[in-house]
Molecule: Glycine riboswitch aptamer
Organism: Granulosicoccus sp.
RNA sequence: AAUGUGGUCGGGGGAGAGUGUAGUACCAGCACUUCGCAAUUGUGAAUUGGCUGAGGCUACCGCCGAAGGAGCAACGCCCAGGAAACUCUCAGGCAAAAGGACCCCACACCGCAGU
Numbered sequence: 001a002a003u004g005u006g007g008u009c010g011g012g013g014g015a016g017a018g019u020g021u022a023g024u025a026c027c028a029g030c031a032c033u034u035c036g037c038a039a040u041u042g043u044g045a046a047u048u049g050g051c052u053g054a055g056g057c058u059a060c061c062g063c064c065g066a067a068g069g070a071g072c073a074a075c076g077c078c079c080a081g082g083a084a085a086c087u088c089u090c091a092g093g094c095a096a097a098a099g100g101a102c103c104c105c106a107c108a109c110c111g112c113a114g115u
Stems, first nucleotide, its partner, number of pairs: 003113006010105004018061001020060005026055001027053004033046005062094003068090001069088003075081001
């Protein structure tokens, strides 16, 4: 070198748990009103006074665990240390999207083993 292995990158799969309550006019849409243009339909602007949205933000309650984080059993010179898919739930999450432990494929790069 072959080959194996660890990591990064690339592709695929990948669970759980509220369409919660209240507020806010921040965003989008609809309707109404006013004004301008058009002069049949329409079209542009203004306005939160109305409605809708699994939207945004704030607060509160409930819940999930498979990013991350934290905790500990055996063991141990009984000191230190010390695992997880277990536990906690700080963080994160609870339609979709995103994320996602872990698994598979691939072999572009780096490292280790290997003659």